[in-house]
RNA sequence: GCCUGCGUAGUUCAAUGGAUAGAAUAUCAGAUUCCGGUUCUGACGAUGUGGGUUCGAAUCUCGCCGCGGGCA
Repeated sequence: GCCUGCGUAGUUCAAUGGAUAGAAUAUCAGAUUCCGGUUCUGACGAUGUGGGUUCGAAUCUCGCCGCGGGCA
């Protein structure tokens, strides 16, 4: 350089083009406890970036950025 796959909460994963993007875990708060752990309840937290298509995009498409694989 060419081809190809991937990018979603701190982390690990979901989500037929259509509900307020969902869960587990982590963190924080509360309940429980003499204190802590466990358990229960709640809160916080995300679609890499910029365009395009569409009534509607995490999803389709193009460029860019980042990571992985193959060829040279």

RNAcentral holds the sequence, with entries from ENA and Rfam. The RNA shown here (transfer RNA) has 72 nucleotides and comes from Sphingobacterium sp. KH_072. The organism belongs to Sphingobacterium, within Bacteria. RNAcentral records the identical sequence in 9 taxa. The prediction has a mean pLDDT of 82.